[in-house]
RNA sequence: AUGAUGGUUGAGGAAGAGUCCGCUUGAAUGCGGCACCGAAGGAGCAAGGCUUGUUCAAACUCUCAGGUAAAAGAACCCCAACCGGACC
Numbered sequence: 001a002u003g004a005u006g007g008u009u010g011a012g013g014a015a016g017a018g019u020c021c022g023c024u025u026g027a028a029u030g031c032g033g034c035a036c037c038g039a040a041g042g043a044g045c046a047a048g049g050c051u052u053g054u055u056c057a058a059a060c061u062c063u064c065a066g067g068u069a070a071a072a073g074a075a076c077c078c079c080a081a082c083c084g085g086a087c088c
Stems, first nucleotide, its partner, number of pairs: 006083005012077002018034001020033004035068003041064001042062003048055003
C1' cells in the first nucleotide's frame, strides 16, 4: 500500500570569501606566492549504546579537496516523473 524512509533525473529558489601579486596561456590555461570562505565531496568529535574499547550526528569543527567579479557549481527547501517496497 490512494505507497513510508530512501534513491535517480528534471525545473525553480539558494549564502560566504581576492575581478590579489608574478611568470605563462587563445583562455575563466598552467605554475608559484600571500590572504580568505564553507553549503559539492571528504575527515573529526558528544550524550547514549554494549562488545569496555569500540560504536555513534550535524547546518558543529577541520579545510585534504572545492571555492573567493560574472558564468558554472552548490548543502538545503519545494514541485514533477521514475525506482523501490515499510516505515515515518

The prediction has a mean pLDDT of 85.
Glycine riboswitch aptamer from Sporomusaceae bacterium UBA7701, 88 nucleotides, folded computationally.
Taxonomically the source falls in Sporomusaceae (Bacteria, Bacillati, Bacillota, Negativicutes).
Its Rfam family is "Glycine riboswitch aptamer". Gene Ontology term of the family: glycine biosynthetic process.
The sequence was found by an Rfam model in a public genome assembly.